Overview:
Predicted 3D model of an 84-nucleotide RNA (transfer RNA) from a Candidatus Omnitrophota bacterium. The sequence is in RNAcentral, with records from ENA. Its mean pLDDT, the model's own confidence on a scale to 100, is 80. Lineage of the source: Bacteria > Pseudomonadati > Candidatus Omnitrophota. Rfam family: tRNA. Gene Ontology term of the family: triplet codon-amino acid adaptor activity. By type it is a transfer RNA.
RNA sequence: GCGGGGAUGGCGGAACUGGCAGACGCACUGGACUCAAAAUCCAGCGGUAGCAAUACCAUGAGAGUUCGACUCUCUCUCUCCGCA
Numbered sequence: 001g002c003g004g005g006g007a008u009g010g011c012g013g014a015a016c017u018g019g020c021a022g023a024c025g026c027a028c029u030g031g032a033c034u035c036a037a038a039a040u041c042c043a044g045c046g047g048u049a050g051c052a053a054u055a056c057c058a059u060g061a062g063a064g065u066u067c068g069a070c071u072c073u074c075u076c077u078c079u080c081c082g083c084a
Stems, first nucleotide, its partner, number of pairs: 001083007010026003019067001028044005046057004060076005
C1' cells in the first nucleotide's frame, strides 16, 4: 500500500427484509435468609431536565439517503486478520 472483520450502558454481549435501542449475563444498589458473612432468592439499575407525569439525548467521529438508520452510502479514527 491492497482486501476483509470489528468499535453498542461500568464489563461481556444481543438486536439483520431499516420500524419501541440497550435483551441476556456479570458487576452495582435495596430487601429476604444468617449470630455475622458467603451462597441462594426477590426487586431495581443508560444519561440530562423535571416534584411528578413526561420530554429530550445516547450504538467510535462527522456527513448523506430515508417518514424512520446500530443496520444502507461516503470520509476519517482506533483495532484485529490476511496479502504484498